[in-house]
Predicted 3D model of a 116-nucleotide RNA (SAM riboswitch aptamer (S box leader)) from a marine eukaryotic metagenome. It matches the Rfam family "SAM riboswitch aptamer (S box leader)". Rfam links the family to the GO term regulation of gene expression. The prediction has a mean pLDDT of 81.
RNA sequence: UCAUCGAGAGCGGUGGAGGGACCGGCCCGACGAAGCCCGGCAACCGGCCGCAUGCGCCAGUCAGAGGCGCGGCACGGUGCCAAAUCCGGCGGUCGCCGUUGGCGACCGAAAGAUGA
Numbered sequence: 001u002c003a004u005c006g007a008g009a010g011c012g013g014u015g016g017a018g019g020g021a022c023c024g025g026c027c028c029g030a031c032g033a034a035g036c037c038c039g040g041c042a043a044c045c046g047g048c049c050g051c052a053u054g055c056g057c058c059a060g061u062c063a064g065a066g067g068c069g070c071g072g073c074a075c076g077g078u079g080c081c082a083a084a085u086c087c088g089g090c091g092g093u094c095g096c097c098g099u100u101g102g103c104g105a106c107c108g109a110a111a112g113a114u115g116a
Base pairs, nucleotide, nucleotide: 001116002115003114004113005112010038012037013036014035018028019027020026022089023088024087025086039081040080041079044077045076046075047073048072049071054070055069056068057067058066085111090108091107092106093105094104095103096102097101
């Protein structure tokens, strides 16, 4: 810098009190948190496949072979496995109200996370 973030994932072992980034909420946790192991999910990158006799596009030949995207596998590199990135945190639009404001809905930022 770019892409994605409302899907998905264990009644296992170990471990013992914390965890959900930050702040405010609200939650999870001794009917056992974090961490570690195993297991699983996904398919971002690499790899492989084209008998999935698949589809689209591009290029091209005498013919055959080709490239890209969609797609399949999940072998390697990450990642992830409560709740929408749990909700809000700044701004805008609209609506309602007991209208210097409050609440709600939607949209967009910011921040954060993951990958390249």